A computed fold for a 151-nucleotide RNA from Blastococcus sp. CPCC 205250, annotated as c-di-AMP riboswitch aptamer (ydaO/yuaA leader).
RNA sequence: GGGUGGACGCCGCCGAGUCGCCCUCCGGGGUGAGCCGGGGACCCACCGCAGUACUGGGGUGAAUCGUCGCCUCCGGACCCGUCCGGGGCGUGUAGGGCUGCUUCCCGCCCGAACCCGUCAGCUAACUCGGUAGGCGGCAGACGGAAGAACG
Numbered sequence: 001g002g003g004u005g006g007a008c009g010c011c012g013c014c015g016a017g018u019c020g021c022c023c024u025c026c027g028g029g030g031u032g033a034g035c036c037g038g039g040g041a042c043c044c045a046c047c048g049c050a051g052u053a054c055u056g057g058g059g060u061g062a063a064u065c066g067u068c069g070c071c072u073c074c075g076g077a078c079c080c081g082u083c084c085g086g087g088g089c090g091u092g093u094a095g096g097g098c099u100g101c102u103u104c105c106c107g108c109c110c111g112a113a114c115c116c117g118u119c120a121g122c123u124a125a126c127u128c129g130g131u132a133g134g135c136g137g138c139a140g141a142c143g144g145a146a147g148a149a150c151g
Stems, first nucleotide, its partner, number of pairs: 010137005018033006034131006044121001056119001057116004065092002068090004073086006095110004101147005106140001
């Protein structure tokens, strides 16, 4: 001097998940404001009646859906190597994100997880809960075009 990794700080990104105050055994707890979400009338929406068979349904979130591929993962059926159902991985995809705002184009990334427990349309009053987590350090950090707002 260079490279790589880690801790703290700083600057940013996704997201409602921020800003204060108090207590603390330093792990955290309480509380206020802001923000986000669930439940919950009238009106509106849905709804002809009865029976049989099949199937539960709903919510947070962008995170759904496969006439797709693979599996020496699991279960079942039978004609015993095929079929059916589930699971995993891959891939595509509805959808979401990428530096003040909107639209389009190109490119890139994500496309998870969890909860209620047979119950839920909308919804004033009212009521219940959440305020986590993850990522980046030449990164879309002037990527291209049009427009609005502000000045």